[in-house]
RNA sequence: AGAGUUUGAUCCUGGCUCAGGACGAACGCUGGCGGCAGGCUUAACACAUGCAAGUCGAACGCACCUUCGGGUGAGUGGCAGACGGGUGAGUAACGCGUGGGAACGUGCCUCAAGGUACGGAAUAGCACCGGGAAACUGGUGGUAAUACCGUAUAUCUCCUUCGGGAGAAAGAUUUAUCGCCUUGGGAUCGGCCCGCGUUGGAUUAGCUAGUUGGUGGGGUAAAGGCCUACCAAGGCGACGAUCCAUAGCUGGUCUGAGAGGAUGAUCAGCCACACUGGGACUGAGACACGGCCCAGACUCCUACGGGAGGCAGCAGUGGGGAAUAUUGGACAAUGGGCGCAAGCCUGAUCCAGCCAUGCCGCGUGAGUGAAGAAGGCCUUCGGGUUGUAAAGCUCUUUCACUGGCGAAGAUGAUGACGGUAGCCAGAGAAGAAGCCCCGGCUAACUUCGUGCCAGCAGCCGCGGUAAUACGAAGGGGGCAAGCGUUGUCCGGAAUUACUGGGCGUAAAGGGCGUGUAGGCGGAAUGGCAAGUUAGAUGUGAAAGCCCCGGGCUCAACCUGGGAAUUGCAUUUAAGACUGCCAAUCUAGAGUACGGAAGAGGGUCGUGGAAUUCCCAGUGUAGAGGUGAAAUUCGUAGAUAUUGGGAAGAACACCAGCGGCGAAGGCGGCGACCUGGUCCAGUACUGACGCUGAGGCGCGAAAGCGUGGGGAGCAAACAGGAUUAGAUACCCUGGUAGUCCACGCCGUAAACGAUGUGUGCUAGCCGUUGGGGCCGUUGGGUCUCGGUGGCGCAGCUAACGCGAUAAGCACACCGCCUGGGGAGUACGGCCGCAAGGUUGAAACUCAAAGGAAUUGACGGGGGCCCGCACAAGCGGUGGAGCAUGUGGUUUAAUUCGAAGCAACGCGCAGAACCUUACCAACCCUUGACAUACCUGUCGCGGCUCCAGAGAUGGAGCUUUCAGUUCGGCUGGACAGGAUACAGGUGCUGCAUGGCUGUCGUCAGCUCGUGUCGUGAGAUGUUGGGUUAAGUCCCGCAACGAGCGCAACCCCUGUCGUCAGUUGCCAUCAUUAAGUUGGGCACUCUGGCGAGACUGCCGGUGAUAAGCCGGAGGAAGGCGGGGAUGACGUCAAGUCCUCAUGGCCCUUAUGGGUUGGGCUACACACGUGCUACAAUGGCGGUGACAGAGGGCAGCUACUUCGCGAGGAGAAGCUAAUCCCUAAAAGCCGUCCCAGUUCGGAUUGUUCUCUGCAACUCGAGAGCAUGAAGUCGGAAUCGCUAGUAAUCGCGGAUCAGCAUGCCGCGGUGAAUACGUUCCCGGGCCUUGUACACACCGCCCGUCACACCAUGGGAGUUGGUUUUACCCGAAGACGGUGGGUUAACCCGCAAGGGAGACAGCCGGCCACGGUAAGGUCAGCGACUGGGGUGAAGUCGUAACAAGGUAGCCGUAGGGGAACCUGCGGCUG
Repeated sequence: AGAGUUUGAUCCUGGCUCAGGACGAACGCUGGCGGCAGGCUUAACACAUGCAAGUCGAACGCACCUUCGGGUGAGUGGCAGACGGGUGAGUAACGCGUGGGAACGUGCCUCAAGGUACGGAAUAGCACCGGGAAACUGGUGGUAAUACCGUAUAUCUCCUUCGGGAGAAAGAUUUAUCGCCUUGGGAUCGGCCCGCGUUGGAUUAGCUAGUUGGUGGGGUAAAGGCCUACCAAGGCGACGAUCCAUAGCUGGUCUGAGAGGAUGAUCAGCCACACUGGGACUGAGACACGGCCCAGACUCCUACGGGAGGCAGCAGUGGGGAAUAUUGGACAAUGGGCGCAAGCCUGAUCCAGCCAUGCCGCGUGAGUGAAGAAGGCCUUCGGGUUGUAAAGCUCUUUCACUGGCGAAGAUGAUGACGGUAGCCAGAGAAGAAGCCCCGGCUAACUUCGUGCCAGCAGCCGCGGUAAUACGAAGGGGGCAAGCGUUGUCCGGAAUUACUGGGCGUAAAGGGCGUGUAGGCGGAAUGGCAAGUUAGAUGUGAAAGCCCCGGGCUCAACCUGGGAAUUGCAUUUAAGACUGCCAAUCUAGAGUACGGAAGAGGGUCGUGGAAUUCCCAGUGUAGAGGUGAAAUUCGUAGAUAUUGGGAAGAACACCAGCGGCGAAGGCGGCGACCUGGUCCAGUACUGACGCUGAGGCGCGAAAGCGUGGGGAGCAAACAGGAUUAGAUACCCUGGUAGUCCACGCCGUAAACGAUGUGUGCUAGCCGUUGGGGCCGUUGGGUCUCGGUGGCGCAGCUAACGCGAUAAGCACACCGCCUGGGGAGUACGGCCGCAAGGUUGAAACUCAAAGGAAUUGACGGGGGCCCGCACAAGCGGUGGAGCAUGUGGUUUAAUUCGAAGCAACGCGCAGAACCUUACCAACCCUUGACAUACCUGUCGCGGCUCCAGAGAUGGAGCUUUCAGUUCGGCUGGACAGGAUACAGGUGCUGCAUGGCUGUCGUCAGCUCGUGUCGUGAGAUGUUGGGUUAAGUCCCGCAACGAGCGCAACCCCUGUCGUCAGUUGCCAUCAUUAAGUUGGGCACUCUGGCGAGACUGCCGGUGAUAAGCCGGAGGAAGGCGGGGAUGACGUCAAGUCCUCAUGGCCCUUAUGGGUUGGGCUACACACGUGCUACAAUGGCGGUGACAGAGGGCAGCUACUUCGCGAGGAGAAGCUAAUCCCUAAAAGCCGUCCCAGUUCGGAUUGUUCUCUGCAACUCGAGAGCAUGAAGUCGGAAUCGCUAGUAAUCGCGGAUCAGCAUGCCGCGGUGAAUACGUUCCCGGGCCUUGUACACACCGCCCGUCACACCAUGGGAGUUGGUUUUACCCGAAGACGGUGGGUUAACCCGCAAGGGAGACAGCCGGCCACGGUAAGGUCAGCGACUGGGGUGAAGUCGUAACAAGGUAGCCGUAGGGGAACCUGCGGCUG
């Protein structure tokens, strides 16, 4: 410090995810030791048991014990139980933090001054008598004090009307000493007040009656509405009151570069609480955790009458929970309480126990050791790896273990920890390693198993038979007594942006203005010093963090010092900037005067054209409308046309990226009223300015209300068409509405998708309004305001923007923070309604987006080509048959091929074989290969038996080669065992090879350079031209490669060479080129020539080329073939072959016989033959080319009607044979189901073959079906082509209408490129990229999920009113009670006090009515997600009616239609 993930790829925006650190953690697997720390985050749930606060006899009496010193016990009394310890429920608060303040208190401690005198009355304990189950308690009697009371005194204090008045004390003891009282100071601690800071929500906007202030009084330690009476009517709030929710606050802790964010366990400070609520008492201090009273809930005891209790102290229990420890030891240390002290108490504390909960440290050995052991795993079978790892050998002993010694902590005593830490000795490598991961991110790879299953997964994503992603193993990587997972926080995230983001198109500028608060604000001067800056002082607790040291062997940990604590306050100073005050200025802003343009707004008039309607005339059969029609109108006279009239609405031309307005918007003409703007120059005011949360106003269309109006248009509606349907598009009608007035609504793609204002920053060209200057009617130039086009710098992701900024800056406002859910729900506000505005969440996805790129596609465009269309010729589709396919059938009808590019295809030929299929019968190292062992010497041929045959059995015949003579070698056969053979079994989606196709289309790329952030572009585009990316020219390109062309073959002309088997002009000869002869010709086949736009003319750009011509056998590629770029189709083939993997192994292998592949209601493809006279039949008999031939072609002769048979010559072929060519020509038939056509069937034969039944071909005779030119549709062909005619060959025993070749005869037509199909190039749009066979929308149906409404119902919380009113303090009363003091001899009285009673206050409780939150809820609404469901086709291309926005109506649904708007 970044990375993964949207795309075919790219850049950007943007979310999601990961790597880091942390934790009071939990869970899974594992677990040796020690140190230091930590340990109920949940139920402030309930608690058994024990302990956690006592102490003092030097305050007091009594009882008991006694060693006679003293001790013990309960009680009175004193001090302490307000500390220490726990918890975080409540609290959004002066609670906390920080800094200040004045009107206070303060036991114990300290300093100082003074005092400590004289009296009195009680009372507990105790005793006796009672009550009660108990807790406890009543009465009587007597008693002490440092308990209580009075008097005296007053250094002093307090009160005061300034005269005065009021106020103390306690003793103990042997002297010391400790106490006590009054007073003043100090210290400490505490109470109170104030400034500032301190969570979220505005879908909480108003709150408040003791409320805010004053006066009097009361109260308190103390200021104060703290309380009360009266008076006033205030106080708080957009700088967020009130309300709701949440929360103890802080030092700190975690994270982060920091700023921040999160957090508030342990330690420390403060606060609050102590079962829940209320209350006071005592006291220096409490409204009191282990005190009291009352109420409530709960638990316990009870004799039912009453009582007792409060672990959020330490342990511990139950419960809750994912989860958190011992009912331990000690007061030895530190500290606290009491005490003179000894001492006692202390679950504070110090220790120990449990727990890997965390941090830190250590160990589980070290060295050597290659036969690179065994085993495991992998393997290309060679080996590799585990791996110096192990074993072995040589060592060591930390830790643990055993034995011994044994601390510090303790200033004099005292040690729980603890026989601990530590030290010494001993034994022995001995007791001690796991966890996670290995597709990318992210370090680490193989095999097997599994087969979209099981499973994994943080994100992207893996798994459908070759998974580095699942599970296992081997190996590897990481960390290590731990390792992973889960959860949470910060980081990465500049993803809330103060530091440090944005808003034209990605999310985001308010529809527009006006203006309040607020924010910001021109020039110069003086003053002040609030902000600001600098210094000083105080404070900012300790701990922690950081730095420098020190102590535990190190570290963690502990500890000393420093720094820091960015803050707050006080003070001194400065005076630039901001601010405030004063007084100026004119550059901003404004006013007056003079001009100017304009669809700016409002009202009232007025004009012509057009439409429709009405009346009348002319006139007659149609009109209208459409792609085509129909509905409709019209003989009752339409349409058309002429004249007249009526009505409403809108204003052609002018008209213009022209004008005006803030926006919406504004258009005939005139008048009136009225707003704003611009220009020129002078005068005046003197910052009066900019922006603008709320507020207010304006605001297209549609829509709503009331009343008018209504010509045209036109939602809805009706009808006609279209269509599979057509709730649409088209047509005919047509109502709201559109218009006017008044009132609502308040939204639009209200858009420049661009807030307003100001300043600055190159130019050029238009246009509009005004002004200046120059000038020669028309012009030039300068300038201010507006409105456009291009463009520099700059900006931008790019597109683009560019003085009218999206540039550079400032000021202010609005808005955004992934997509969906959703601009929805709920709540509020507004509205008559429609609805608007404000505006979530659950849940769900890993994307959703922007711009640009390359393709592909378009019922987009341009250019061009092709038998693509057109023009022609002949076919197919109808018939019969052949053949292939589908389907069906079957035991099997083997398998493959499937639009073009499967279907006379694999098959150049299924009777057996082939053959892969079926049935039956057989074989199991096998029909075939290699290796081993044993035996034999072969093999082969023939015959017979059983059998369907394979096979089995018997017999006859035959008797290997080499040799070093060996039991050798080679070969063959038989038997045996094992490795193995074998498989036309599966996967063409694991593959090689081969092939088809686009397409013989003209394309496909590269290097360097250049442009672009990049994907990419350029080149390859453009202008011409070509069959061609062929060539030329131009050009940020220059070159090159694979394709094209050429080179190759055939053919067309000529030459030359050669002359047999070919040829014959000349000579001879013959029946015959038969022979002699010849090689001129033909021909054959070698080598050459020839054609190149080379020549001429025209055209073109002077080019490339094109057109015409000459010459030439051939002319612009002469004709044909071979040749198939980068790639596409997971195209075809595992059944040609090869091959990975999988599968079968007495069978999915092998053999045999028979059957099947030949089936047959049907459907399709490809063909043949026809339907006839351009023909059939008969006759005649001329002319090819190319092939083939040895168990082959077969002349010729002969037999047969014929297929063919029997003889038989030649030929291994320019020699012989197939071989006859056929269309042709002549005659006949005369338009018929025929002398057409030949299917089908009967019968007799021929041939091949082991064998023609299933199932061959052919011949003869007989039979003589359909068919009279073929619907929709569709195919081939552009010249020696189509058409037509025959011939040959491969395969093959036989079998062709198929296939591959050959020649004969031999046309028609092409205007042309609008259309169909396919293709090429350029361009355009795109939401496609599996690429239009794409993508994608909505209803409906089903399942699941969360959620809104919902009659209600349950609970929490809160408010108001009223009722009740415990305890308690306060006030009143107090007839009852009453030791101290006073009066009195006494009785008694008084003062004071108390009970009781009354009053207001008040907790709990109750009643009633609301607010608010939450749970459940029949039913219901939409939403989301789901595998291949249903209906349509809305959107993306002109998406087939351009789309979208607002609004209204309609419709199964997407949607359609109207009105206005936008261009995205």
This is a predicted structure of a 1464-nucleotide RNA (small-subunit ribosomal RNA) from Radicibacter daui. The source organism's lineage runs through Bacteria, Pseudomonadati, Radicibacterales, Radicibacteraceae and Radicibacter. The RNAcentral record of the sequence draws on SILVA. Its Rfam family is "Bacterial small subunit ribosomal RNA".